This is a predicted structure of a 547-nucleotide part of an RNA (large-subunit ribosomal RNA, domain I) from an uncultured Clostridia bacterium.

Context: one part of a larger RNA
Parts: sequence; structure tokens; C1' cells
RNA sequence: CGUACGGUGGAUGCCUUGGCAUCAAGCGCCGAAGAAGGACGUGACAAGCUGCGAAAAGCUACGGUGAGCUGCAAAUGAGCGAAACCAGCCGUAGAUAUCCGAAUGCGGGAACGCACCUAUAUGAGGAUAUAGGUAUCGUCAAGUAAAUACAUAGCUUGACGAAGGGAACCUCGGGAACUGAAACAUCUUAGUACCGAGAGGAAGAGAAAAUAAAACAAUGAUUACCCCAGUAGUGGCGAGCGAAGAGGUAAGAGCCCAAACCGUAUAUAGAAAUAUGUGCGGGGUAAGGACUCACAUAAAGCAAGAGCGAGCGUAGUUGAAGAUUGCUGGAAAGCAGCGCAGAAUAAGGUAAAAGCCCUGUAAGCGAAACGCGAGCGAAGCUGUGAGUAUCCGGAGUACCAUCGGACACGAGAAACCCGGUGGGAAGGCGGGAGGCCCAUCUCCCAAGGCUAAAUACGACUUGAUGACCGAUAGAGUAUAGUACCGUGAGGGAAAGGUGAAAAGCACCCCGGGAGGGGAGUGAAAGAGAACCUGAAACCGUAUGCUU
Repeated sequence: CGUACGGUGGAUGCCUUGGCAUCAAGCGCCGAAGAAGGACGUGACAAGCUGCGAAAAGCUACGGUGAGCUGCAAAUGAGCGAAACCAGCCGUAGAUAUCCGAAUGCGGGAACGCACCUAUAUGAGGAUAUAGGUAUCGUCAAGUAAAUACAUAGCUUGACGAAGGGAACCUCGGGAACUGAAACAUCUUAGUACCGAGAGGAAGAGAAAAUAAAACAAUGAUUACCCCAGUAGUGGCGAGCGAAGAGGUAAGAGCCCAAACCGUAUAUAGAAAUAUGUGCGGGGUAAGGACUCACAUAAAGCAAGAGCGAGCGUAGUUGAAGAUUGCUGGAAAGCAGCGCAGAAUAAGGUAAAAGCCCUGUAAGCGAAACGCGAGCGAAGCUGUGAGUAUCCGGAGUACCAUCGGACACGAGAAACCCGGUGGGAAGGCGGGAGGCCCAUCUCCCAAGGCUAAAUACGACUUGAUGACCGAUAGAGUAUAGUACCGUGAGGGAAAGGUGAAAAGCACCCCGGGAGGGGAGUGAAAGAGAACCUGAAACCGUAUGCUU
């Protein structure tokens, strides 16, 4: 070095309990009635997981299913249960629900320590036990009450509310840098990441001081999508950034105050009339209203609404057709022969590859209870027209200056929108807008508020799918945020496969045992639990060749 046979090792192949991604539907908040998350308990024996809570792998009611049952999880033990007054299992609704945790009687190094008040029970009493209560802040109400007379602050009590958690989505307040510009400063990255506050099942926006057009107009709240369009623009006119009207769709819904005016209560001033302010009720809301006059009293509409409620969900249930013959085999579902069903030849399982064996599938059926719920809907809400003298129609507001921000728009001719500072209107014969500004014209009525749907997201539930993975892959986890590391924040693994079935090797032999040899099981034990297949490196035994 080769050959043969082994050992070791765990690649490869095959498999899949687990993942990944997408789609659809549902559902979308929980919490002082104590959440999320935990600690400690709880079993006949009980370490872990799961369930549950001193009523503790459970209790009650109702419904479904049901011949077996006492979770993962075998065995032992002890039990429960069958034709319905039924164990167990599933669903719905209840009961119980230790201690910690917002944690809330006080304290505290979470799951512990120590109190007070009331009631009940026991007790001669001290006391013990059980039940309930005792945090803070806010709002409202009542009581009480200082300096200080009335009063107020304060204090006390009661009722109601808040507090904390949540995957992403949403609104608001703050807000980077790397990077790109082939350097870099305006710019970009980006109002992104991140921090903070808050809300909801969505949030936000929203019923025109709108969009537009330009001497013809037109549209008619908001939101989302397609298009407009990488256009118009913007830009160290670099890198880049980047609309809007219109058009087509989805969905559609509009309303309420303030004020004028009327009434009422009350406070202040006053001798009073009255004046002013405040609360409450009516009125009223942009085809403006008040006001005056006329008509009407029932028709139409409505986002609020007790109740009814199709249907749907949360258990289930019916469900066609080969017990077929032969062959191979350990095993038939394979092969061969002869049949059958099909609104069902999706799929999984069964000793191999099954339309007709099992579970299912197509197609149907089903709820005592709880939830959702189209639609219906008692009650409830809303009058119409004419006139236009008078009154009302949101002020430190609009607007201007200056400095910022935001608008696709970097100060630009820079409108529109928002803010800081300073100034500061008109008042319907008024005011704003139409991208500086002015005129004409057109559109609209700011300085109060509410508003479903179409839209976003997916923690969760159900169903479906994959030119997605197949154990160094796919999630970090075929389960584990475990073991382990770290004072801590935090970091964070490895680890799947006997066999169809344990039939998991009785018995004998060697050995202290481990282990092995027989025997037996099995299709196979060179499938023996260090268990499917079992590559290579590496290590041996035997042998050949070479130096």
C1' cells in the first nucleotide's frame, strides 16, 4: 500500500408528531364583581406536564353522546358504570376560586409580617375562629367647621368613576444616526428607528368660510382602491422627493349646539320700578333663524328604540357499494378472476399499495342553554308657506409684521394650513376663498360639537391551500424560553425513528457485575431498547506485496 472481515461513528435514504407562508370566514378588548402573569397547594401511590383551588385531574343544572371509565401514563391497588333515576366524555350556564400581583388596612426583600372596626359562634374570662369592611385620586352630595362676624379653607361620611394589562393596527407629544449624494455642509436616510401619552375594535377624517371653472360651466361630507402619473412641480435644478382637479369603483347619512326671542329660579345693587349676571326649560341651526301673518294637526322621514325574530355559531347525527375467489407473502390493501357504488374516486388509518374494512367524504338533519343577528317594530323624535322694517348668526378671533413648522412645494412670485412674540378688524350695505397682489366674476360663511359603512391590523377561533421545510432543515423550541451562563438587564442550547404487534428474550450456561453463549419470540434480533437504514474519517484482526 492492497485484500478480507470487524469495531467505532452517525452521514445518507425513507418517515413526521413540529414548523413556515398565504387565503377565507369568525371574532376583537380584559381589569377593584380583583385582570394579564405567577407562587403554593391539589391524586391511593405523584417528581414533571396538564387540569383544578382548602368544594382543589374537581361540584351543580341543562342538553348531546354513551358502554365503558378513573388526563399525559404503562403497571399495581381501590373503585365507578350499562337500557336509563346511567359512569365517563363533549357543549352551555352556574358554584367554588388559597396567597402574590394595579394590589388597594399598614408594612414588605412579591407569593410574607403585623393591625384596627362591625357582626356571628364558642368561652367564666383573657381570647379564638369565621364573615364583611378599612388605600389614593377625581366628580357629586350631605354633615361639620379655623385664623375671622357672615363665610371660606380644612375635616368627616356616602354614592359613582379612575388606577393595571394587551400581538399588530390608530391618534397625539418628542425624535436620531449610519446611509445616499460615489467626499461633504443644504438635501437624503425620515418624521423612519426609538422614547412618551392616550383610545378602540378599529382609530383618525367627516357634512364646505369646499372643489373647480375662467365671461359656457360643473361637482356637492369623509374614507379606501384603480387611474391620472413617475405627469405637473420641487430639487447643492445634484442625489433625489413627488402631488392635485377630473374619470372609474367600494360604501353611503346626516345631524346637534351658541345667539336672537320667550318663560322660570336665583345672586348682586336699589326703598321700589328696574338693571346686570348665573342656572334650568322652550325656541333655533345656513333652501338661515328670531319676529309678524296665514295654513295644518297627519303625512312622510329617522343614525335612537322595549319586544319579536329568519338565519348563524357554541355539542352532535344519518351517510352508497366485496365479510368475494385464487396466488405470493409474516401480513394483502399487491397480482389474477368475477362483481358492486358513485351528488361520495378529498384525506387519514388498518401487518404492504383499499372507491366498496374503519374514521370520514358528497348530500342531508340537529339545540334544553348561551351568544351573534338581517328584518319587523309599540313607544319616541322632526310641521308648512308668505313677508323682510328690526334683532341674532361663535373676538384678543380673522388679519398684519416677524420667527418657525407643515403642505409633493428646500423662501421662492408662495397662496392655503398650524404655532411663538408684537399689533389688531368688520359685524350681513358684512366676511373668507379661487397659488403674490389688484379689479371683475364665481364659490362659500371661519373663529362650537357629534357622526355608521366602505379602510388598517391579527393576539385569538375555525376551515382551506402550498413548483414551502423535513430533524445542522423548518420556529430558538417535533416543544424549551427548559438545562446552562450572567450580580443584573439579558443571553440561551443539545436532544426525533425497536417492531405490524412488546410478542421487550421464560429457562439453561460463563461471569461479582457489566456483558456474552444457547434456547425461545418475531418476516427479520446483523430489528434486543447504546434498538430503521448505517457512508467517511478513525481503530483493529487476518493475510499478500513493498522498503

The prediction has a mean pLDDT of 83. It matches the Rfam family "Bacterial large subunit ribosomal RNA".